[in-house]
Molecule: small-subunit ribosomal RNA
Organism: uncultured bacterium
RNA sequence: CCCUUAGAGUUUGAUCCUGGCUCAGGACGAACGCUGGCGGCGUGCCUAACACAUGCAAGUCGAGCGAAGUAAUUCUAGAUGAAAUUUUCGGAUGGAAUCUAGAAUUAUCUUAGCGGCGAACGGGUGAGUAACGCGUGAGAAACCUGCCUUUCACAAUGGGAUAGCCUCUGGAAACGGGGAUUAAUACCAUAUGACAUUAUUUUUUCACAUGAAGAAAUAAUUAAAGCGUAAAGCGGUGAGAGAUGGUCUCGCGUCCUAUUAGUUAGUUGGUGAGGUAACGGCUCACCAAGACUCCGAUAGGUAGCCGGCCUGAGAGGGUGAACGGCCACACUGGAACUGAGACACGGUCCAGACUCCUACGGGAGGCAGCAGUGGGGAAUAUUGCACAAUGGAGGAAACUCUGAUGCAGCGACGCCGCGUGAAUGAUGAAGGCCUUCGGGUCGUAAAAUUCUGUCCUUGGGGAAGAUAAUGACGGUACCCAAGGAGGAAGCCCCGGCUAACUACGUGCCAGCAGCCGCGGUAAUACGUAGGGGGCGAGCGUUGUCCGGAAUUAUUGGGCGUAAAGGGUUCGCAGGCGGUCUGAUAAGUCAGAUGUGAAAGACUAUGGCUUAACCAUGGUAAGCAUUUGAAACUGUCAGACUUGAGUUAAGGAGAGGAAAGUGGAAUUCCUAGUGUAGCGGUGAAAUGCGUAGAUAUUAGGAGGAAUACCAGUGGCGAAGGCGACUUUCUGGACUUAUACUGACGCUGAGGAACGAAAGCGUGGGGAGCAAACAGGAUUAGAUACCCUGGUAGUCCACGCCGUAAACGAUGAGUGCUAGGUGUUGGGGGUCAAACCUCGGUGCCGGAAGCUUAACGCCAUUAAGCACUCCGCCUGGGGAGUACGUACGCAAGUAUGAAACUCAAAGGAAUUGACGGGGACCCGCACAAGCAGCGGAGCAUGUGGUUUAAUUCGAAGCAACGCGAAGAACCUUACCAGGACUUGACAUGCCAUUGACCACUUUAGAGGUAAAGUUUUAGCCUUCGGGCUACAAUGGACACAGGUGGUGCAUGGUUGUCGUCAGCUCGUGUCGUGAGAUGUUGGGUUAAGUCCCGCAACGAGCGCAACCCUUAUUUUUAGUUGCAAGCAUUAAGUUGUGCACUCUAGAGAGACUGCCGAUGACAAAUCGGAGGAAGGUGGGGAUGACGUCAAAUCAUCAUGCCCUUUAUGUCCUGGGCUACACACGUGCUACAAUGGUCGGUACAACGAGGAGCAAGCUAGCGAUAGCAAGCAAAUCUCUAAAAGCCGAUCCCAGUUCGGAUUGCAGGCUGCAACUCGCCUGCGUGAAGUCGGAGUUGCUAGUAAUCGCAUAUCAGAAUGUCGCGGUGAAAAAGUUCCCGGGUCUUGCACA
Repeated sequence: CCCUUAGAGUUUGAUCCUGGCUCAGGACGAACGCUGGCGGCGUGCCUAACACAUGCAAGUCGAGCGAAGUAAUUCUAGAUGAAAUUUUCGGAUGGAAUCUAGAAUUAUCUUAGCGGCGAACGGGUGAGUAACGCGUGAGAAACCUGCCUUUCACAAUGGGAUAGCCUCUGGAAACGGGGAUUAAUACCAUAUGACAUUAUUUUUUCACAUGAAGAAAUAAUUAAAGCGUAAAGCGGUGAGAGAUGGUCUCGCGUCCUAUUAGUUAGUUGGUGAGGUAACGGCUCACCAAGACUCCGAUAGGUAGCCGGCCUGAGAGGGUGAACGGCCACACUGGAACUGAGACACGGUCCAGACUCCUACGGGAGGCAGCAGUGGGGAAUAUUGCACAAUGGAGGAAACUCUGAUGCAGCGACGCCGCGUGAAUGAUGAAGGCCUUCGGGUCGUAAAAUUCUGUCCUUGGGGAAGAUAAUGACGGUACCCAAGGAGGAAGCCCCGGCUAACUACGUGCCAGCAGCCGCGGUAAUACGUAGGGGGCGAGCGUUGUCCGGAAUUAUUGGGCGUAAAGGGUUCGCAGGCGGUCUGAUAAGUCAGAUGUGAAAGACUAUGGCUUAACCAUGGUAAGCAUUUGAAACUGUCAGACUUGAGUUAAGGAGAGGAAAGUGGAAUUCCUAGUGUAGCGGUGAAAUGCGUAGAUAUUAGGAGGAAUACCAGUGGCGAAGGCGACUUUCUGGACUUAUACUGACGCUGAGGAACGAAAGCGUGGGGAGCAAACAGGAUUAGAUACCCUGGUAGUCCACGCCGUAAACGAUGAGUGCUAGGUGUUGGGGGUCAAACCUCGGUGCCGGAAGCUUAACGCCAUUAAGCACUCCGCCUGGGGAGUACGUACGCAAGUAUGAAACUCAAAGGAAUUGACGGGGACCCGCACAAGCAGCGGAGCAUGUGGUUUAAUUCGAAGCAACGCGAAGAACCUUACCAGGACUUGACAUGCCAUUGACCACUUUAGAGGUAAAGUUUUAGCCUUCGGGCUACAAUGGACACAGGUGGUGCAUGGUUGUCGUCAGCUCGUGUCGUGAGAUGUUGGGUUAAGUCCCGCAACGAGCGCAACCCUUAUUUUUAGUUGCAAGCAUUAAGUUGUGCACUCUAGAGAGACUGCCGAUGACAAAUCGGAGGAAGGUGGGGAUGACGUCAAAUCAUCAUGCCCUUUAUGUCCUGGGCUACACACGUGCUACAAUGGUCGGUACAACGAGGAGCAAGCUAGCGAUAGCAAGCAAAUCUCUAAAAGCCGAUCCCAGUUCGGAUUGCAGGCUGCAACUCGCCUGCGUGAAGUCGGAGUUGCUAGUAAUCGCAUAUCAGAAUGUCGCGGUGAAAAAGUUCCCGGGUCUUGCACA
């Protein structure tokens, strides 16, 4: 200078925390699925260091050598014999050319062999290796170095072989053997030779210990090769120096396991020798006994190391493909040879395994070189071209070789770039999908029109790479022209995290899923479609690594309760350490130098059209050396006293050990007294006792424990310690003088102590008491309770070594408000107060802390800091297994993994719950009255039955409920008969003119057939047309459904409960869920009111307002009333409105008044007055919510189902069945009664398809006639119990009325299934009801009748009305339910 730190989901009803799991990012030598146009640059066996067919990958030099061969030329010999000449045409001359053989020469022609150099490089792989192997930095005064550079000197004279070649010969082959002959830059000898080496002597300089370098003298040792056009030059020998390459040594760094703690005999060192290029136990002989190790030796496991690469803010973590450096290896193991260099990938020898050849005697081989094959595997390429470039080997060179290398091929394996078209284009086409049916969306998208040419195709040109020639790549890159939108888009996802939504199908099935989790009939989560989102020649999945993860925390965490303080102390090592002075410079800080290879990274420029890619320059930590600084740490030296310790004098204490002594109590024994029980429990029993217990008295024995004192008092390190006395002994504290002079703190290993239980040996044994036995309890009771009872508990010695060994809180030091007790000292005082040191408690609304809260943790810290130790890293598996150590055993210590879950957990909050607590209320109990449960009947339900017995309701809160009324209808059910645009609605067309109504026939009826009767309006050319309405017929939209889902819903309702609660705004408190208010003290029927209070207010509820009833005033006086007058049989009439009554408006009651209590309050109790007194009685009125409560069958309604039927019509049947069970009622069982006679008094209501007086008939139900009344007028309407008499006389009756026979009545088309009523006859059960259970607190319960709704008819039900009219309680222990506060909680 630059760069730079992100979170989310998931534990809960909700919250905060702890804590794990999971996700979003990046990367890859990847693989798999779907898809796939082009180019550039990279990259490609991660597995079997498994086995390999075939080809190639290391040769070169003839200017080292002999030899062989080839070619050419020349010569010789031979053969054949052209042109030409000649010819007697037979031939002859001629000798070119060709061929054969030999010789020579030439060749910068070839090469098997000898020889030289190379083959130790280049290329591959990562098996081994935990090592000086690698990295980094030093050292070699302990070393080597071919080819190369440079300097000096030299190369003289000889010799003997050998391969090849020739010949003989063995063997199948590989490969040899014998003989003869030959050369060299092959080999050998001699000579010469020093600046080399060695030895001795003298001497100079330097140095890190051994030493190094130089000079001089003497002695000894050792060398060579030639080739060449003879020029140039290339070589050879010795020596010095350099460069390059290598070898050795050292400091530091370099994985996991201690369930690996001891290892080592050439081991460690020395002396001497050998060996090496060189040091060295490298090797050997002798001597010594050392060497390594908790700072981790040895052993085991794993692994090539690094530059780098990936990730990360960084520190780190992971990794070591490609490229580069080092190492190791070359079928496995071992060994050496050659050489400058190897213990040698394409060399040798030996052994082994494997493969191949074989004539069975023997041989051959090594792809972890490049291609390639098989195999393994999820998986990884061509048996390509070229030496043109770069580089390498050889050569003087030309050149040869080069699977190094340069290129090409294959693979989306990766990175980068480009394309698959652009502009215009609304009728918003068709089509798809959705739809509220209006439309929306795909969508300017398409079509269409106008264009373009990147890639592509065709044709033409055509590089750089090469510096004169030489180009595999390659007719490639690139350029030009022409052509035509033509050939080029997919993959994943769409519940949240996480960008993106609907429909259909499916129905806990099929399936999805990274985590949470989706799917059981309305799935944005499965499958498909449409639409959308993301990326794009790719996209997803899987795997691995880092990140997020502060989830191993150096940066950067924790341990009271979440995981986590060792049971306690002592203490070796280690770590840390008071004040002052001086020195030093190890740590520390600063500068310089060297190194830090290249590549990579970052950065600045530049080159390929851009980018990826490539080029050039710059930049780092570390290590080493050196120069300085001196505060801090360290070290050395000296000093100090405050930390620590010593000394003196004191007092306190259940501190420890041993010995002795005492009293109380239990038990037992003996003796006495005494008699029938004792003991024990919730109640009992087992047990003890007439063989004399228990009780009581006396005496004795024995063991254990030490009442009171006794106290959040004391002592101790902890465990722990309790009568008294003595002895021995540890520690702490106070005061004070002196002394030592940092002697201190902590403490891995180690040592000691260490409750109870348990173990061993020997004692002891009263009480208590595991095990055990018996008795109870119980469904059982291997328990709790009871009666017994053995180990044990006690003592001595030894072991064990653990506990909720807890303050769930390691030790030490310093600092940080106080207040108040207590304990042991000191000072002080007459005594106090007060001050001070040590311990032990409490408060703390001081500060502060805790990741959370609790906590109170708070000078006894869980505060602020420092030092040291121990421990933790999700739950379970598991403190388990294995191993080891200890132990007599029991067991203890140390201490995993597989597998499995997405949580486990802490603290706090709100509720619910508790056979937790406190307070309060209610016919909740108690006190009473009447019942139910037993009988008969009615009614509802279950069950059963049935063709059907339609459906619903199910604890309270279903069951005389829906149903305020099923003979048909109702009716939804069943059987049978019918209809199909339909019984009902709207729309269209045609026909008719009506429809309705009526008649006849058939039929069970619905229906079918026939007949009678029967429109309106307008226009008109008078023919008709149009319209309305109605019927019939037709096709389709549709109608219809008491079919399903009340768990898709609305509405309505029940219930807790007429219980007193339920909330909100603002404020305050708390991180938060939440709290406060609303809690507390009183009081109330009440969250009613008062007071207090971080709350102040408000809302829905309570109360009041409303209706009714009880008193009264006033107004009004008919249909009501009648006191006075007149009148009548009668308020009948006149009259009147005083009274009753009716119904409008008022009054009245408010704790208003008095007293007491209370807090001077609210209020309560008592009293007065009053018709009524503390809400006067009753009703209506039902907060937030709970029960997926009830209802799709009142109604409405989404979705699903049905459509000649699950719809509609009709007849008959059923809902009324009947072994049984339950609920709710009625009537009874009788004398407080039944029956008969007489007699009195209501209210609410209802009435026209009605109520019906009255008269007549009937025993009666009722019938006939009929006045009055749409009602304060008339009618229903008799009220009944009651009262007065009579009778019955306790019985299954003069109770009770079921059941049943006969005869009737009423309603209604219809009374059989299946109505009600009447009369006569019949006369069942039942004599007050088991366990259990219901209602009711006053005009109530009980009892008595009356009326109404529904209704043709059909109440013992329901809903109202009045008559008569009690008893008991004045309390809250218990049962039930509810409310408030509080507490526990693993429940939600």